[in-house]
RNA sequence: GGUCCCAUCGUCUAGGGGUUAGGACUCAAGAUUUUCAAUCUUGCAACCGGGGUUCGAAUCCCCGUGGGACCG
Numbered sequence: 001g002g003u004c005c006c007a008u009c010g011u012c013u014a015g016g017g018g019u020u021a022g023g024a025c026u027c028a029a030g031a032u033u034u035u036c037a038a039u040c041u042u043g044c045a046a047c048c049g050g051g052g053u054u055c056g057a058a059u060c061c062c063c064g065u066g067g068g069a070c071c072g
Stems, first nucleotide, its partner, number of pairs: 001071007010025004018055001027043005048064005
């Protein structure tokens, strides 16, 4: 340098055009407990950036950024 793949809560991940963007772990509050742990309930928290297509984009397309694989 070329080709291809990936990017979603703090972490791991689901979502293949109309979802309240869901789940697990973590964290916070409450319940329980003499206390801690465990358990239960509730809550906080996310679509890498820009542009395009579309009535509507996390989702499709392009450019960029970052990461990865292969080739040279």

A computed fold for a 72-nucleotide RNA from Candidatus Nealsonbacteria bacterium RIFOXYB1_FULL_40_15, annotated as transfer RNA. Taxonomically the source falls in Candidatus Nealsoniibacteriota (Bacteria, Bacteria candidate phyla). Its Rfam family is "tRNA".